[in-house]
RNA sequence: CGAGUCCGCCGGGCAGUCGCUGGUUCCUUCAGGGAUCAGAGGAAAGUCCGGACUCCACAGGGCGCAGUGCCGGCUAACGGCCGGGCGCAGUGAUGCGACGGAAAGUGCAACAGAAAGAAACAGCCCGGCAACGGGCAAUGGUGAAAUGGCGAGGUAAGAGCUCACCAGCGCCGCAGAGAUGCGGCGGCUCGGUAAACCCCACUGGGAGCAACGCCAGAAUGCGCAGAUGAGGCGGCCCGCUGAUGCGCAGGUAGGCGGCUGGAGCCCUGCAGUAAUGUAUGGGUCGAGAGAGAUGAUUGCCGCGGGAUGCAGAACCGCAUCCCGGACAGAAUCCGGCUUACAGGCGGACUCGAACA
RNA sequence: CGGGAUGUAGCGCAGCUUGGUCAGCGCGCCGUGUUCGGGACGCGGAGGUCGGAGGUUCAAAUCCUCUCAUCCCGACCA
Repeated sequence: CGAGUCCGCCGGGCAGUCGCUGGUUCCUUCAGGGAUCAGAGGAAAGUCCGGACUCCACAGGGCGCAGUGCCGGCUAACGGCCGGGCGCAGUGAUGCGACGGAAAGUGCAACAGAAAGAAACAGCCCGGCAACGGGCAAUGGUGAAAUGGCGAGGUAAGAGCUCACCAGCGCCGCAGAGAUGCGGCGGCUCGGUAAACCCCACUGGGAGCAACGCCAGAAUGCGCAGAUGAGGCGGCCCGCUGAUGCGCAGGUAGGCGGCUGGAGCCCUGCAGUAAUGUAUGGGUCGAGAGAGAUGAUUGCCGCGGGAUGCAGAACCGCAUCCCGGACAGAAUCCGGCUUACAGGCGGACUCGAACA
Repeated sequence: CGGGAUGUAGCGCAGCUUGGUCAGCGCGCCGUGUUCGGGACGCGGAGGUCGGAGGUUCAAAUCCUCUCAUCCCGACCA
C1' cells in the first nucleotide's frame, strides 16, 4: 500500500423568529399572563424472550400442556452474555451450529427397487443332462439412503473369515472441575428420521398499567344462573376462597394516584482471561404526554458529491453555484434478542506484495 | 398501549393435526356443440409456486425462525 476479520462509538453544531408540553418562580381582576430551565432513540420498532410492579391463596398438590437442551461461569432473571469443547467453512484473523438420547418403545420412508430392517432381482460357485437342490454377498442395477470403508491374505465362489490402516461403538487407564482429549484392548459393526410421537434432565400458577387504588357526577330497569356453591386459580381433578356473575337496555367518557430517581448514568481504583462484581471513592439528575407535546422556518459553520474558474495535462488547494444528509419517533419501567439504517470515526488482529 | 386470528387460481373456500406423484372444490374465464339469437345445459381447456425470506428434511402449502400486510377484541358505572 492492497484485500479482509472483530470490537467500540457517532449518527450534525451554533444562533434568530413563530408554536407545543412539563418543572420552578412572579403578577393577578382567579379568566389568565410573564420570566427562566428542560424536552425521543440506537433501535423509542417487532412484541420474540426474561424480570420488576399490581390484583387473584403473596401461588399449593397431581395429571396434562408449553418451553429450554454440549460443558463451566455471569446475572434479579432469561431462550441473553462470557469462556471452553466438538463439528463445518476459510490460507488466516475469524465466522456459523435447535450441538441430550435412535443399544426403552411406537410410527414414518412417496416413486423406483427383489428387499427400506434384519434382504437376495440379475449374478457368482458346487452338484446335476435338465428341472432343480445347496452355498455366497465380492460385482451389477434401483434409490436421498442397501447391513462399516479400502487393500492384502484366504476360498469352490465368497464373507471381519483373518490381518494392516481408517471410521464408529463398548471397556480399561491417564489428563481435565466438566464437555472432552490422548493411549491401550475387544471383530463388537448394533442403518436413517426426535424443527415425528416419545424418553431423560431442568424451568414455568394466571392475568396484565385499558393491571390496580381513590374521588366526583349521571344512570340505577329487565331477564337468566347462583350458599345443593356463582365467579376466581389458561385445560381436568383435588384443595383454597366465598356472593355475586352473564346478557339486553341505559348512563358517563371527567379528575388524582400508579408515573418515572432507577437491578440509574459517567469517571477512577480493586478482583476476574472475560461476561460481570465491588468501593465507608468522586461526579451527576437526563422527557413524562394522555387521542397523545418534543414541530415549522431562516442564517452561518461543518460533512459528502457534482459543475465552473484560478494560463495548459494529472494530483492537491482555494473561490462561486447546485444537489444530498439514512432508518425511524417515547406511552408503566427495566435487562436482552431480532429486524431497519445515508454516511462517518477510533482501536486490535490476519493475509498478500514491495521496500529498508 | 395490551391481547388474539388470518394470508392458497379473478372471487369465496378446502387441504396444514398424520410432510410424499395431491395442489383441489364452487362461481367466474376461454373454446366448442345445441338455438334464428341469447340464457340454461353438454363436452373440452387455461389459469397457482400456497404473502415474502431463510432453515430442518431425501422431499415443505404443511414443521421451525425472521419479516410484511389485513382483520377482530379490550374504558368506567350500576

This is a predicted complex of two RNAs, RNase P RNA and transfer RNA, with 434 nucleotides together.
Rfam match: Bacterial RNase P class A. Rfam classes the family as a ribozyme.